[in-house]
Molecule: RNase P RNA; transfer RNA
Organism: Desulfobulbaceae bacterium
RNA sequence: CGGGGUGGGAGCAUGAUCGCUCCGGCUUUGGCCGGGGAGGAAAGUCCGAACACCGCAGGGCACGGUGGUUCGUAACGCGAACUUCGGGUAACCGAAGGAAAGUGCCACAGAAAAUACACCGCCGAUGGUACGGCUCGUCCGUGCACAGGUAAGGUUGAAAUGGCGAGGUAAGAGCUCACCGCUUGUUCGGUGACGGACAAGGCAGGGUAAACCCCACCGGGUGCAAGACCAAAUAGGGAAGCGUUUGAGGGCUGCCCGUUCAAUGCUUCCGGGUAGGUUGCAAGAGGCGCCGGGUGACCGGCGUCCCAGAUAAAUGAUCAUGAUCCGUUUUGCGGAAACAGAAUUCGGCUUACAUCCCACCCCGUUUU
RNA sequence: UGGGGCGUCGUCAAGCGGUAAGACACAAGACUUUGACUCUUGCAUUCGUAGGUUCGAAUCCUGCCGCCCCAGCCA
Numbered sequence: 001c002g003g004g005g006u007g008g009g010a011g012c013a014u015g016a017u018c019g020c021u022c023c024g025g026c027u028u029u030g031g032c033c034g035g036g037g038a039g040g041a042a043a044g045u046c047c048g049a050a051c052a053c054c055g056c057a058g059g060g061c062a063c064g065g066u067g068g069u070u071c072g073u074a075a076c077g078c079g080a081a082c083u084u085c086g087g088g089u090a091a092c093c094g095a096a097g098g099a100a101a102g103u104g105c106c107a108c109a110g111a112a113a114a115u116a117c118a119c120c121g122c123c124g125a126u127g128g129u130a131c132g133g134c135u136c137g138u139c140c141g142u143g144c145a146c147a148g149g150u151a152a153g154g155u156u157g158a159a160a161u162g163g164c165g166a167g168g169u170a171a172g173a174g175c176u177c178a179c180c181g182c183u184u185g186u187u188c189g190g191u192g193a194c195g196g197a198c199a200a201g202g203c204a205g206g207g208u209a210a211a212c213c214c215c216a217c218c219g220g221g222u223g224c225a226a227g228a229c230c231a232a233a234u235a236g237g238g239a240a241g242c243g244u245u246u247g248a249g250g251g252c253u254g255c256c257c258g259u260u261c262a263a264u265g266c267u268u269c270c271g272g273g274u275a276g277g278u279u280g281c282a283a284g285a286g287g288c289g290c291c292g293g294g295u296g297a298c299c300g301g302c303g304u305c306c307c308a309g310a311u312a313a314a315u316g317a318u319c320a321u322g323a324u325c326c327g328u329u330u331u332g333c334g335g336a337a338a339c340a341g342a343a344u345u346c347g348g349c350u351u352a353c354a355u356c357c358c359a360c361c362c363c364g365u366u367u368u
Numbered sequence: 369u370g371g372g373g374c375g376u377c378g379u380c381a382a383g384c385g386g387u388a389a390g391a392c393a394c395a396a397g398a399c400u401u402u403g404a405c406u407c408u409u410g411c412a413u414u415c416g417u418a419g420g421u422u423c424g425a426a427u428c429c430u431g432c433c434g435c436c437c438c439a440g441c442c443a
Base pairs, nucleotide, nucleotide: 001364002363003362004361005360006359007358008357009356010355012322013321014320015319016318017317018316020037021036022035023034024033025032026031039339043350044349046348047347048346049345050344051223052222053221054220058257059256060255061254063219064218065217066216067215068082069081070080071079072078083096084095085094086093087092097214098213102212103211104208105207106206119154120153121150122149123148126147127146128144129143130142131141132140133139134137162180163179165177166176167175181203182201183200184199185198186197187196188195189194227279228278229277230276237270238269239268240267241266242265249261250260251259252258272442273441274440286305287304288303289302290301291300292299293298324336325335326334327333328332369439370438371437372436373435374434375433378392379391380390386423394410395409396408397407398406416432417431418430419429420428
């Protein structure tokens, strides 16, 4: 210098004028003064919680979620460190329980798709059969490919029952052996996933669990339109169905048993009224700084700060100056500036994002 | 704000692991003097979109995009 990887940050600044909204103070109730006023994602609503209401004798069955290990955390499907496997020259990135519990599926092609099988091929030792031979036999030779043997080679497929070499054989085959892989056991290291070493076994029998399922762990339901208080209004009307001890319906909020409550009752539809206020609701698993612990996520201590609360919804507009980028053309002029916007509140994840900045690392090239 | 559901030719849609039925519409041809009817043939490279799982995905899983529906209180 070029290319790449990982992590983090900023996402206009200052001033003036005119407005909007919330809080506090003053007030002559007209206003005035002081202070605050969007985000890194406020978004998607995908997870986890706080908070609120309902529920919570007991038993059984479902349902949903997560999935290497250890730690962090209020909690999590999040994060950190590590492990194994895969990709990359590397920095680095991605994946993750069980297929020897059972069931299902594996189209087409192919001999065969899971209790392996036998299409081509190879062999035909043994048995059979035909011919020939003689020493006439439980004999020898040659042929056939009939029984049979075989899983080396070929063909199909995404996938074909350890790999490769040697021995062996009629031909072959873990049939035997060496090496590699695999399984089991022992031992050492590690909190653990796991790793190392040694020994034994001839080989266990494909894939799929983002198919059912099994194992381990977790999970009551509903969401601020939760809930509390106040106020306003009226037709507390009509119809249908079910039911009153032979129990409709409700609770145990997924279901069943069981249990309990239950009659001017319950469900659905039509019609009517009202669409207001206060609270929940802004001091919090809060922010910032320093110190300490930890490889790290994170934790602890001290100091300091108070930092949006609207309800059809405020957070804006204009001007000036200065930054950033682009174009003209010369120190002027013109233009551009993303994604997007709070609605009970937090912790994450995911997605969108013009432009700019910082840190560390890897590879290549060149120079010293 | 919260909750629930759906995206398959131009339109209505079936299919829910094995390679996209059908109807209308459209296009071409036949029939007819011509038109309609009728008949024959054609018409989905991409199942909203981007990834993943699988040998194989419209179908299973995840993220985005778009559309639709429901919900207050009183009696």